A computed fold for an 85-nucleotide RNA from a Desulfobacteria bacterium, annotated as c-di-GMP-I riboswitch aptamer. The coordinates come from a structure-prediction model, not an experiment, and the mean pLDDT is 90. Its Rfam family is "c-di-GMP-I riboswitch aptamer". Rfam's curators write: GEMM was predicted in a large-scale screen for bacterial structured RNA regulatory elements. Gene Ontology term of the family: cyclic-di-GMP binding.
RNA sequence: GCUUGAAAAAGGCCAACCGCGCGAAAGUGCGGGACGCAAAGCCACUGGCCUAAGUCCGAAAGGAUAAGGUGGCAGGGCUGCCGGG
Numbered sequence: 001g002c003u004u005g006a007a008a009a010a011g012g013c014c015a016a017c018c019g020c021g022c023g024a025a026a027g028u029g030c031g032g033g034a035c036g037c038a039a040a041g042c043c044a045c046u047g048g049c050c051u052a053a054g055u056c057c058g059a060a061a062g063g064a065u066a067a068g069g070u071g072g073c074a075g076g077g078c079u080g081c082c083g084g085g
Stems, first nucleotide, its partner, number of pairs: 002085004012037002017032006035072001041078003045075003048070003054065004
């Protein structure tokens, strides 16, 4: 450097749910809590999915739409601990 995650060590993150805050919502931050995770570390670049405030259409009901989200949805990019080959 490439490849790999069987066993192990040191550690790390943390779903559901609950509390408080933010948000129109989807969702998210912090605290509690652990289902799980070898990139469950980072980036919305491509696709998917969620929401629809604003905008547009509509007489209304309602419909369309991301510049909002999701990395714990797939691909891609960047970085990284320990062990095996």